c-di-GMP-I riboswitch aptamer from uncultured Desulfatitalea sp., 95 nucleotides, folded computationally. Lineage of the source: Bacteria > Pseudomonadati > Desulfobacterales > Desulfosarcinaceae > Desulfatitalea.

[in-house]
């Protein structure tokens, strides 16, 4: 000094729940508070998986060729990195 590793410290993030003239159609996200947990819970949607379904399609439907208006199914390019692969930077140093 390097990989694997994960005791120790110093530090660090923040799940669940709360709030908000906060952004989104919704999933979900941001600040704030909050900690269950986490050695990359840093970054990065590439591969599978979930989660949404505004936009479009397709079928029904209202008096209804297109338009509009209702329901219903498809369907991600919209999420999620704290659902796993995998990229990629990175703090400490005990077995």
């Nucleotide at each position: 000094g390097g990989c694997c590793c994960g005791a120790a410290a110093c530090g660090g993030c923040a799940a669940a729940c709360c709030a908000c003239u906060c952004c989104g159609a919704a999933a979900g996200g941001g600040u704030g508070g909050g900690a269950c947990g986490c050695a990359a819970a840093g970054c990065c949607a590439c591969u599978g998986g979930c989660c949404u379904a505004a936009a479009u399609c397709u079928u029904c439907u209202g008096a209804a060729a297109u338009c509009c208006g209702g329901a219903a199914g498809a369907c991600a390019g919209g999420g999620u990195a704290g659902c796993a692969g995998g990229g990629u930077u990175g703090c400490c140093g005990a077995a």
Its mean pLDDT, the model's own confidence on a scale to 100, is 87. The model forms 95% of the base pairs in the Rfam consensus.